[in-house]
Context: one part of a larger RNA
Molecule: large-subunit ribosomal RNA, domain I
Organism: Lactiplantibacillus plantarum
RNA sequence: CGCGUAUGGUGGAUGCCUUGGCAGUAAGAGGCGAUGAAGGAUGUAGUAGCCUGCAAUAAGCUUCGGGAAGCUGGCAAACAAGCAAUGAUCCGGAGAUUUCCGAAUGGGGAAACCCAACCUUUAAUUAAGGUUAUUGUGUGCUGAAUUCAUAGGCACAUAAGGCGAACCUGGGGAACUGAAACAUCUAAGUACCCAGAGGAAAAGAAAUCAACCGAGAUUCCGUCAGUAGUGGCGAGCGAAAGCGGAACAGCCCAGUUACUAAAUCAUUAUUGGCUUUAGCAGAAUGUUCUGGAAAGUUCAGCUAUAGUGGGUGAUAGCCCCGUAUGUAAAAGGGCUAAUAAUGUGUGUAACGAUGAGUAGGUCGGGACACGUGAAAUCUUGACUGAAUAUGGGGGGACCAUCCUCCAAGGCUAAAUACUCCUUACUGACCGAUAGCGAACUAGUACCGUGAGGGAAAGGUGAAAAGAACCCCGGCAAGGGGAGUGAAAUAGAACCUGAAACCGUAUGCGU
Numbered sequence: 001c002g003c004g005u006a007u008g009g010u011g012g013a014u015g016c017c018u019u020g021g022c023a024g025u026a027a028g029a030g031g032c033g034a035u036g037a038a039g040g041a042u043g044u045a046g047u048a049g050c051c052u053g054c055a056a057u058a059a060g061c062u063u064c065g066g067g068a069a070g071c072u073g074g075c076a077a078a079c080a081a082g083c084a085a086u087g088a089u090c091c092g093g094a095g096a097u098u099u100c101c102g103a104a105u106g107g108g109g110a111a112a113c114c115c116a117a118c119c120u121u122u123a124a125u126u127a128a129g130g131u132u133a134u135u136g137u138g139u140g141c142u143g144a145a146u147u148c149a150u151a152g153g154c155a156c157a158u159a160a161g162g163c164g165a166a167c168c169u170g171g172g173g174a175a176c177u178g179a180a181a182c183a184u185c186u187a188a189g190u191a192c193c194c195a196g197a198g199g200a201a202a203a204g205a206a207a208u209c210a211a212c213c214g215a216g217a218u219u220c221c222g223u224c225a226g227u228a229g230u231g232g233c234g235a236g237c238g239a240a241a242g243c244g245g246a247a248c249a250g251c252c253c254a255g256u257u258a259c260u261a262a263a264u265c266a267u268u269a270u271u272g273g274c275u276u277u278a279g280c281a282g283a284a285u286g287u288u289c290u291g292g293a294a295a296g297u298u299c300a301g302c303u304a305u306a307g308u309g310g311g312u313g314a315u316a317g318c319c320c321c322g323u324a325u326g327u328a329a330a331a332g333g334g335c336u337a338a339u340a341a342u343g344u345g346u347g348u349a350a351c352g353a354u355g356a357g358u359a360g361g362u363c364g365g366g367a368c369a370c371g372u373g374a375a376a377u378c379u380u381g382a383c384u385g386a387a388u389a390u391g392g393g394g395g396g397a398c399c400a401u402c403c404u405c406c407a408a409g410g411c412u413a414a415a416u417a418c419u420c421c422u423u424a425c426u427g428a429c430c431g432a433u434a435g436c437g438a439a440c441u442a443g444u445a446c447c448g449u450g451a452g453g454g455a456a457a458g459g460u461g462a463a464a465a466g467a468a469c470c471c472c473g474g475c476a477a478g479g480g481g482a483g484u485g486a487a488a489u490a491g492a493a494c495c496u497g498a499a500a501c502c503g504u505a506u507g508c509g510u
Base pairs, nucleotide, nucleotide: 001509002508003507004506005505006504007503008502009501015495016459017458020430021429022427023426024425025424026423027422028421029419030418031163032162039101040100041099042055043054044053046079049075050074051073061095062094063093064092065091066090070083071082072081106115107114108113116132117131118130119129120128121127134160135159136158137157138156139155140154141153142152167198168196169195170194171193172192178185182232208215209214219246220245221244222243223242229237230236250411251410252409253355255351256350257349258348259347265343266342267341268340269339270338271337272336273335274334275333276332277331279327280326281325285300286299289296301318302317303307309321310320311319360384361383362382363381364380365379366378367377370396391406392405393404394403395402446453447452466494469481470480471479472478
């Protein structure tokens, strides 16, 4: 030095575990904000830091309920000082307080800071409280050039502003890419930007389809159908009627008269019911053996409208929390029914009325599955421009016949889309290089001027019983005894502890 055996170091794979995630189901909720939000800064405990809570009344104050023996949040133990059957801590409802920044709104500003004016109270230096942004709308007062008036000014009232995950409507609107290049085309009306709204939004009661038979608002799903079509007829794009389902609901204004009587909807109040925001009661077991420990084993029982689940020193229906079931609210919220009040305005009949710079046209665009095409239909930037139910639109150029409907005003639930969020439950979902980026001080540390990027990091033990005391050493680090423990090769660099890599001892070979 090599090979082998034994035994270690290093390292952190693997196994087991789960505080955390992921995906759903069923319900709920679908907003918060000038009564100052979301998000922050700074403070706040007997306390140095972080998290949580809270706001100069500052891990809290008042009150109403629940609850029952301990408590003064977590990391994080100890001490100090206190509270508590005159019911604390804790849980829930309502209220008070709620610094400063932030739409931020008195003015300014390099956010969490600086500087004011006016009014009220006070004898007052002073102190305290309040008001003072902008825009829209309404009302009133005032009021120029300029007589009336208008503009303007002022005051009051009222609303808005900002934030929020997706879903929705509208206004704008790419490119990469594909076409095996590329220009029409595609990607795609996608991404993205802007505006706005709601718990859904949008659409919606035929100037619709159909085909000579008929249907009867809208929306969504399946089919029709990758069909008819469209298309440098390339790449591609791609219907509709009909049929089967989900859900169903119809109305009002543009008007007079007469009669009638009070529907409907909104708000408020009362009462009742259901529900929600704390809870409460809740069955049934003992022994033997092994073991550190019994829930395992043995023997003998019990209970089940409860044998879902979790915990307890190994695997527990009967030990604990629970579970089935039953039951509960002073106060607040939601839904619903009845009644009442206020506002709105119903039904019948007669007569009348029937949405004009509109329909349509020309030119240029856009939308329709449809790229200008034979291109209907819808829409409109420019220019034009009817008829008035004896009328008008459509039926895919256009014309006739026939059929069908009535534009140029408006409202409308459900079926549909989504999940920042709450509750309960589920998983042939993950199990720490997985699962959210984040099971831990995580959008943290760190990087970047900035927009932004963005980690690593879980496990002693049943219980700290976390190693008193002695020894070596530098009053070290580290180790050896002793002690605890079932185990310390479970000793905090702590479950298991693979491999690479590095030793020690020994056998054989050289």